[in-house]
Context: one part of a larger RNA
Formats: sequence, C1' cells, structure tokens
RNA sequence: CUCAGGAGAAGGAACUCGGCAAAUUAGCACCGUAACUUCGGGAGAAGGUGCGCCCCGGUAGGUUGUAGAGAUUUACUCUCGAAGGCCGAUGGGGUUGCAGUGAAUUGGUGGCUGCGACUGUUUAAUAAAAACACAGCACUCUGCAAAGGCGAAAGCCGACGUAUAGGGUGUGACGCCUGCCCGGUGCCGGAAGGUUAAGUGAUGGGGUGCAAGCUCUUGAUCGAAGCCCCGGUAAACGGCGGCCGUAACUAUAACGGUCCUAAGGUAGCGAAAUUCCUUGUCGGGUAAGUUCCGACCUGCACGAAUGGCGUAACGAUGGCCACACUGUCUCCUCCUGAGACUCA
Repeated sequence: CUCAGGAGAAGGAACUCGGCAAAUUAGCACCGUAACUUCGGGAGAAGGUGCGCCCCGGUAGGUUGUAGAGAUUUACUCUCGAAGGCCGAUGGGGUUGCAGUGAAUUGGUGGCUGCGACUGUUUAAUAAAAACACAGCACUCUGCAAAGGCGAAAGCCGACGUAUAGGGUGUGACGCCUGCCCGGUGCCGGAAGGUUAAGUGAUGGGGUGCAAGCUCUUGAUCGAAGCCCCGGUAAACGGCGGCCGUAACUAUAACGGUCCUAAGGUAGCGAAAUUCCUUGUCGGGUAAGUUCCGACCUGCACGAAUGGCGUAACGAUGGCCACACUGUCUCCUCCUGAGACUCA
C1' cells in the first nucleotide's frame, strides 16, 4: 500500500454527479397520532413512556375439568365446582450494574413534486424503468362447417365454446371529460352511368376451290370484380392558418378588414420527461440555488382513448428540501485479521 472488520477529540454533508458507503432507527406493551382520502386507508404516521432480578405470589383471573353439590324436561343433560394440568397479569415493596428487547434477531423519519393507478412482467451474463402487462373503456370482425390461425392435404386449434361467445386493434384503475375537420388515404354502402379481360362473333376483306366449303384476318354487339363516380365513417390513418388595422396616457385589443383551408386547436394544462432564445420573469426556500416548489403565458415545437387534466393508495422509480445520524468530509489516526513486501 491492498482487502475484510473495529474505535475515534471538535465539527456534522463542509464530501460528492448524488448522503454513494457507513451510521442512526429497531423487539414487545401502553399512551398518542396530521394533511389528504376512493372512508378501506394514510398509520408502526409523527412523538413519548415502560422493560432485569427478588418478595407479596405462580397470587387475582382465564382455560380444562375429576371428586362432590345443585337443577329439572331423567339425559351419553345442564349449572356450580375442591383436586390436578395448562396459561398468567395489573398493582405494591425491595434490590443491582455504566448499561435490563444488556448478546443475536430487529423500520431511520418527515415535507414538496414528476411518471406509472395498483400486485405483477422484462433485456439468463452492462438497462427492472416512466418500458410490457393489467382490471376497466371503446371500435371492429364473426350466425357456426363462425371469423381468425397452422398445414401441400387430410386434419387440428378456435371449442366439445355459440354474440353476456370468440378473433383483431387502440387506450389503460378511479373521477371530470373526450371539441372541430370526411378534402387526401383506408374501410363500409350504392340494381344507374363511364372504363375494363377471357369469352361471344354482326360486318367487311384475303387465300384456295366449279361450288359446297376449308382457312387467314377484321372486330360491331354482349360481357365480372376492380377503378372512376355518388354517399357514409375519425376511441379509422390522420389534420386542426396567415396578414393588417382599431379603445380619451401608454400598453394591449373585446372589435373590424382581407387572403387561404376539409377544418383552422375547444375544455384543460403550460419554460412542462415537451421551452430553442433560457440560468425567461416574479415569488418561496439558501448567506449564496443553471436544480426544486408556486405562479405568469411570449406553447421555437402541449392538447383531448398515437387520450387531456386531476387523483387516495402503491414504487429496490426520477428531482428537491428538512430532522436525526454519522470518518462522506475538514484530516486523518489507532487496533485486529488476511495479502503484498523483506529475509530464510
């Protein structure tokens, strides 16, 4: 010096990306316990007090229940209950150590906030999460030889099920809600019309033949789905504007004009897991705060089941703060053990 442990004056997070690591807390009984809440929780909230041993005394009491006693509905009955077995205080008195959950086992706590409701699942060996799943919600397909899937087929799953069922897709408890656009793409519907293949084969023409005919060609007409066309449909894929002016300080613009669009973003939220400018501005917390919390709205580039906004509980989840606690640090020191090292 390295590793594994132990102890530490004063300070107590000044360490550091970050309290990482360590320390604190810890058991049982009693007292006591806030906001919020889906009334279940939160909660072991928080915060306190007690705890050994000896004596009263294995007492009071509980339980089991023999002998016995009592009762009546006379029964394998019920009630009381010495003895014996098991459990076992409160309280009072005394006593000891530095220390009584004497060792071991054994929550640190609180506040604000993001995300995800939750318990679960996941990258076997760098990621456990805000990702996946989830109950719930919605759309859509499917009438049974179902839809859908596997297979070349037979056949099988779906299902020995039958629309309160099964498949697919999206969203993701719960609460309040889920606005406008069907022009594009998709899907659904539409006895018309247009276009359209094979097929059909009117007519004309060529070859050959005396001819009947045979053969080559022309291609009128009829002729499906699809596409065009006409409608519907956004919890289908998706989309949801610009410029100019205007109020008796200024500023701003309820208001007006104009252009474009299928329609121009509603509610709610907002410097946000989204904000470039940006460490925006104001307030709070600190002596000092690019983080944090609360507001503002100028949203580069939030926004409503690619869900919006809230939300108790929950989380080996992210951010911030405080108390307690500490060798994380100021600033290192000592002890124990194992290595390294030196000698043999």
About this RNA:
The part of an RNA shown here (large-subunit ribosomal RNA, domain IV) has 344 nucleotides and comes from Candidatus Desulfobacillus denitrificans. The full RNA is in RNAcentral, with records from ENA. Its mean pLDDT, the model's own confidence on a scale to 100, is 89.